[in-house]
Context: one part of a larger RNA
């Protein structure tokens, strides 16, 4: 590398915009680069293939013939690809009317709860566990009323509910501001898919600078339990958890399932639109289209399962795999402050 393959055996990139490349929608004309046909000229000769023939046979020799190319000129074909041009409207895009949403950033608000401060009633325990005990408390705790102060987090609604490309988003408001979808048809005229590099976002923890700490808490102190107990449980508690600006680029980053597109039975739910029957309204019923969810036929599938939201039938493009340990390690390189991160072997050995 070729063949096969990537849901769970190895082996989908975290996720998105995009460059080059790669493929590409319907009807015409041309072109004649690819494709196809014929000529001619070349492809030495041995050797290799077929035939014959010779050595008594075989190697082996010797004669003939076929064949061999992304190969060059010429002449020709016009489906298909690809170039040109002309046109279309299904693909793609915009245009107007909606309606749904924890999408995103900024601001400013609210309530409940925990802690904590000050009072005030009040008094001998509280707390905590299987069981206790460090700890809190007569210097007046807990308990229970008023007030203050603060940081974080939004209970009920809530939902195999929603929206995001993924990470991911949940208290009200307000202002920028993305993206889907439904209906209606002006209008563009293949403008489309995918995408090595590339550029950008990316959960938590981490790291710098500078805030901010109310609860929880790695570390670490103590008290238990243990044979021990550098734990599990319990009283403390610091990093960190929040803001802000700047890195870090990692995840079971998982649907462990890459992106478009087109076909292929059926049944039930749910959510946003839209239309029909109805009709004051409303509800009900039924139908398209978008989405998320369970069952389920063919079909796959090793099997579990998957089954129009396919792991089914096919197309185009990317990415990845090639036995196990050694190793996601060494070394080199880029990337970082740091931790590390990306790329990414080999000797040996089963």
């Nucleotide at each position: 590398u070729u063949g096969g393959g990537c849901g769970u055996a190895a082996a989908g990139g975290g996720c998105g915009c995009g460059u080059a490349g790669g493929c590409g929608g319907c009807c015409g004309a041309u072109u004649a680069a690819g494709u196809c046909c014929c000529a001619u000229g070349u492809g030495a000769a041995a050797u290799a293939c077929c035939c014959g023939u010779u050595u008594u046979c075989a190697a082996g020799g010797c004669g003939g013939g076929g064949g061999g190319g992304u190969c060059a000129u010429g002449g020709g074909a016009a489906a298909c690809u690809g170039g040109u041009u002309g046109g279309c409207u299904u693909g793609a895009g915009g245009u107007c009317a909606g309606g749904a949403g924890a999408g995103g950033a900024a601001a400013g608000c609210g309530g409940a709860a925990u802690u904590u401060c000050c009072a005030g009633u009040g008094u001998a325990g509280c707390g905590g566990u299987g069981a206790a005990a460090u700890g809190c408390g007569u210097a007046g705790a807990g308990a229970u009323u008023g007030g203050g102060a603060g940081g974080a987090a939004c209970a009920c609604c809530a939902g195999u509910g929603g929206c995001g490309a993924a990470g991911g988003c949940g208290g009200c408001u307000u202002u920028c501001u993305g993206g889907a979808c439904u209906g209606a048809a002006a209008c563009u005229g293949a403008c489309g898919c995918u995408g090595a590099g590339g550029c950008g976002c990316g959960a938590a923890a981490g790291c710098g600078u500078g805030g901010g700490g109310a609860g929880c808490a790695a570390a670490c102190a103590g008290g238990a339990u243990u044979a021990g107990a550098u734990a599990c449980c319990c009283u403390g508690g610091u990093a960190g958890u929040c803001c802000a600006c700047g890195c870090c680029g990692u995840a079971a980053a998982c649907g462990a399932u890459g992106g478009a597109u087109g076909c292929u039975a059926g049944g039930u739910g749910u959510a946003g639109g839209g239309g029909g029957u109805a009709u004051c309204g409303a509800c009900u019923c039924c139908c398209c289209c978008u989405g998320u969810g369970c069952c389920g036929c063919a079909g796959u599938g090793a099997a579990c399962g998957c089954a129009a939201u396919a792991a089914g039938c096919a197309u185009c493009c990317c990415g990845c795999c090639u036995g196990g340990g050694g190793a996601g390690u060494a070394c080199g390189g880029c990337c970082g402050c740091a931790a590390g991160g990306u790329u990414g072997a080999a000797a040996c050995u089963c």
This is a predicted structure of a 350-nucleotide part of an RNA (small-subunit ribosomal RNA, central domain) from an uncultured bacterium.